[in-house]
RNA sequence: GAAGUAAGUCGGGCAACCGCCGGUGCAGUGCCGAAAGGCCGCACGGGAGGAAAGUCCGAGCUCCACAGGGCAGGGUGCCGGAUAACGUCCGGCGCGAGCGAUCGUAGGGAAAGUGCCACAGAAAUGUAGACCGCCGAUGGCGGCGGGAAGCGCCGCACAGGCAAGGGUGCAACGGUGCGGUAAGAGCGCACCAGCAGCCUGGAGACAGGCUGGCUAGGUAAACCCCACCCGGAGCAAGACCGGAUAGGAGUGCACAUGUGGUGGCCCGCCACGCACUCGGGUAGGUCGCUGGAGCCGGCUGGCAACAGUCGGCCUAGAUAGAUGGUUGCCACUCCAGGUGCGAGGCACGAUGUGCCGCUUGCAGCACGGGAGGACAGAACUCGGCUUACAGACUUGCUUCUCCA
Numbered sequence: 001g002a003a004g005u006a007a008g009u010c011g012g013g014c015a016a017c018c019g020c021c022g023g024u025g026c027a028g029u030g031c032c033g034a035a036a037g038g039c040c041g042c043a044c045g046g047g048a049g050g051a052a053a054g055u056c057c058g059a060g061c062u063c064c065a066c067a068g069g070g071c072a073g074g075g076u077g078c079c080g081g082a083u084a085a086c087g088u089c090c091g092g093c094g095c096g097a098g099c100g101a102u103c104g105u106a107g108g109g110a111a112a113g114u115g116c117c118a119c120a121g122a123a124a125u126g127u128a129g130a131c132c133g134c135c136g137a138u139g140g141c142g143g144c145g146g147g148a149a150g151c152g153c154c155g156c157a158c159a160g161g162c163a164a165g166g167g168u169g170c171a172a173c174g175g176u177g178c179g180g181u182a183a184g185a186g187c188g189c190a191c192c193a194g195c196a197g198c199c200u201g202g203a204g205a206c207a208g209g210c211u212g213g214c215u216a217g218g219u220a221a222a223c224c225c226c227a228c229c230c231g232g233a234g235c236a237a238g239a240c241c242g243g244a245u246a247g248g249a250g251u252g253c254a255c256a257u258g259u260g261g262u263g264g265c266c267c268g269c270c271a272c273g274c275a276c277u278c279g280g281g282u283a284g285g286u287c288g289c290u291g292g293a294g295c296c297g298g299c300u301g302g303c304a305a306c307a308g309u310c311g312g313c314c315u316a317g318a319u320a321g322a323u324g325g326u327u328g329c330c331a332c333u334c335c336a337g338g339u340g341c342g343a344g345g346c347a348c349g350a351u352g353u354g355c356c357g358c359u360u361g362c363a364g365c366a367c368g369g370g371a372g373g374a375c376a377g378a379a380c381u382c383g384g385c386u387u388a389c390a391g392a393c394u395u396g397c398u399u400c401u402c403c404a
Stems, first nucleotide, its partner, number of pairs: 001400010012330007020047002023044004030039003049375001053386002056384005061234004068267004073230005078092005093107001094105004108225002113223002115219003131166002133162003138159002140156006174192006193215001195212007238287004248278006258272005294313008332372004338367004344356005
């Protein structure tokens, strides 16, 4: 200097004027209203996000008349930890990608069982399988030699033997090599992989070593088995105030051996009716609604996630849905090179090298001109995950090149 990788910050600032919403304090008893309650005046403060998005998980909170037990169903899935909890996060282990920093992981079980592995191929039910091949020692057939034999040689490839070689395929019943054999084969041996047992280290996932017999394909984001976890509905939840109406009518079913409720089913528990149709009232006001598993900083413990402790801070609460508009100045990025000055300027590995420039003067300094500004708006709150994002900046680490 270049390329990468991990984490983080900002994502315009200041001022004025006009406009909108709300908080606190003061004042008034003025205005609206059936009431609850609200409006108007003055002063001082405050007013969208890192994702507010998705609605994918988890909770706080509210209600459901026990929410308890079981079955079904659903979720997670290596080990240890953090957390209110989670499918999240942190740290490790294994496997994979990368030169590396790092990244990914739907990572329990295939000897509990069932299913699938098309086509090709002889064979893809785990001891399954013979297409091309190899052998044919032994038995058989034929020939030769020999006085003869159960002797010797040659041929056939029939019986029989093989799964090592070739072919097919993602994958062929461990791999490579040597010996052995009629030809072969873990048949034996050496090394390697797998499996089992033992020992050592580690809390553990797992790692290393020794021994052994020679070997038990793949797939569970197939059914399944195993371990752990799981009430439901949701702020349009729900509570209160005020006034008004109709404590309404009809049909059907059932009536304690029943009906209904509790996500599905059973038991249990609770209530005493249930379903449908027609019709009436309420579309008002207040609360919930923002002080929190809150934020910032220091210290201690921990590799870390995080925990403890001390100090400081209060930071929107709308309801047809507010937080906007205009102007000026400044900052940032980009473009051109308009004006003035101008022969040097910048960097470093440092007193000499490199780059740019030197009147044809935009190297550099100052002034001026034009253009630009991402993703995107709270609606009870919080912890995450996922997705989108113009541009500017900071830090750690890795690799390459060059120089000293």